[in-house]
RNA sequence: CUCUGAAAAGGGCAAACCUGCCGAAAUGCAGGGACGCAAAGCUGCGGGGCCUUACGUGGUCGGCCGAGCUGCCGGA
Numbered sequence: 001c002u003c004u005g006a007a008a009a010g011g012g013c014a015a016a017c018c019u020g021c022c023g024a025a026a027u028g029c030a031g032g033g034a035c036g037c038a039a040a041g042c043u044g045c046g047g048g049g050c051c052u053u054a055c056g057u058g059g060u061c062g063g064c065c066g067a068g069c070u071g072c073c074g075g076a
Stems, first nucleotide, its partner, number of pairs: 002076004012037002017032005035063001041069003045066003048061004
């Protein structure tokens, strides 16, 4: 540097759902909670989903796929 995640160590994140809050909505935030995740870390760049619309658009999702940047441990 490339490939890889069977076992192990130390850790990390947190779906559904519940409560509260922002928003027209999709969403988002905080607390609880764990279905899962080796990039479930980050970026709306391409596709796609969702909401909205005066049908031109605008917004949203990184836990849908691709792409880009970064990264722990083990193995080859």